A computed fold for a 92-nucleotide RNA from uncultured Eubacterium sp., annotated as SAM riboswitch aptamer (S box leader). The RNAcentral record of the sequence draws on MGnify. NCBI's taxonomy places the organism under Bacteria, Bacillota, Clostridia, Eubacteriaceae, Eubacterium. The coordinates come from a structure-prediction model, not an experiment, and the mean pLDDT is 84.
[in-house]
RNA sequence: UUAUCAAGAGUGGUUGAGGGACAGGCCCGUUGAUGCCACAGCAACCUGCAGAUUAAUGUAAGGUGCUAAUACCUGCGUGAACCGAGUGAUGA
Numbered sequence: 001u002u003a004u005c006a007a008g009a010g011u012g013g014u015u016g017a018g019g020g021a022c023a024g025g026c027c028c029g030u031u032g033a034u035g036c037c038a039c040a041g042c043a044a045c046c047u048g049c050a051g052a053u054u055a056a057u058g059u060a061a062g063g064u065g066c067u068a069a070u071a072c073c074u075g076c077g078u079g080a081a082c083c084g085a086g087u088g089a090u091g092a
C1' cells in the first nucleotide's frame, strides 16, 4: 500500500489470577483466567497440485492465521442504518 473481518473450528498436560487491543460498558474466569507444550480442527491469504492456460473452480501437502460472545457492544460523521470514516487484527 492493498484485501478481508455477521460464517467456521477444542481437547489434554502444565502454570495459577487474570482475560476480552485502548476508554466506557457488558461479559468470561479457582467448575481454572493467562502463558507455554502436545494433539485435533476451521479457513483458503500465499506456495504446490488438478483445471490444455496467466482464469473461474477444485484440492488441502507446505508457509501463515484462527478455534466465547459480529473485530462482544459503543467511541467520529449523517435525521438514521447490517452506511461511511477511524482504530485494531490477519494475509499478501
Base pairs, nucleotide, nucleotide: 001092002091003090004089005088010039011038012037013036014035018028019027020026022075023074024073025072040067041066042065045063046062047061048059049058050057071087076084077083